[in-house]
RNA sequence: GUCUCAUGCAGAGUGGCUGAGGGACUGGCCCAAGGACGCCACGGCAACCGGUUGAAGCGCGAGUUUCAAUGCAGGUGCCAAUUCCAGCCCUGAUGUGUGUCAGGGGAAAAUGAGAA
Numbered sequence: 001g002u003c004u005c006a007u008g009c010a011g012a013g014u015g016g017c018u019g020a021g022g023g024a025c026u027g028g029c030c031c032a033a034g035g036a037c038g039c040c041a042c043g044g045c046a047a048c049c050g051g052u053u054g055a056a057g058c059g060c061g062a063g064u065u066u067c068a069a070u071g072c073a074g075g076u077g078c079c080a081a082u083u084c085c086a087g088c089c090c091u092g093a094u095g096u097g098u099g100u101c102a103g104g105g106g107a108a109a110a111u112g113a114g115a116a
Base pairs, nucleotide, nucleotide: 002115003114004113005112006111007110013042014041015040016039017038021031022030023029025087026086027085028084043079044078045077048075049074050072051070052069053068054067055066056065057064058063083108088105089104090103091102092101093100094099
């Protein structure tokens, strides 16, 4: 890198270094020299995996599956804006400058777990 599955309207920032773009892409809209983005340190959030505990199911059994709880010196992740919003399709309202608003589904990207 590819494929499969799951998740996303909640939550969590200070300092130092650096110095121009950044928010994946396109459009919009934002952030940014009162220094963004990035890197480092410390801090924090969360609970995907792992651990521990409990219950239930299965198993003769070692165990195993599901659910719940727990933040654990574990493995990741995350700490502007809903994944910032939309992009493709459908429905409803309004209206005709093919738009605005609301809802649903998808696509894409992100993260985790797994597979060849």